A computed fold for a 68-nucleotide RNA from a bovine gut metagenome, annotated as transfer RNA.
RNAcentral holds the sequence, with entries from MGnify.
It matches the Rfam family "tRNA". Rfam describes the family as follows. Transfer RNA (tRNA) molecules are approximately 80 nucleotides in length. By type it is a transfer RNA.
RNA sequence: UGGUUUAGCUCAGUUGGUAGAGCAGCUGAUUUGUAAUCAGCAGGUCGGAGGUUCGAGCCCCUCAACCA
Numbered sequence: 001u002g003g004u005u006u007a008g009c010u011c012a013g014u015u016g017g018u019a020g021a022g023c024a025g026c027u028g029a030u031u032u033g034u035a036a037u038c039a040g041c042a043g044g045u046c047g048g049a050g051g052u053u054c055g056a057g058c059c060c061c062u063c064a065a066c067c068a
Base pairs, nucleotide, nucleotide: 001068002067003066004065005064008023009022010021011020017054025041026040027039028038029037047063048062050060051059
């Protein structure tokens, strides 16, 4: 100097308009049972602080961690 930081993990998130998927977890159905399959549920103050804005994961400033 550049890049990354979002759910337990891997990652999306368009032009600023109340945040999602897959896997994992829990419950139920199915099965003699397990697995598989199907249905549902839960899980996030978006790395910290501040600013702009009616409104910020997104824009600006700063700090931190990691990678080059």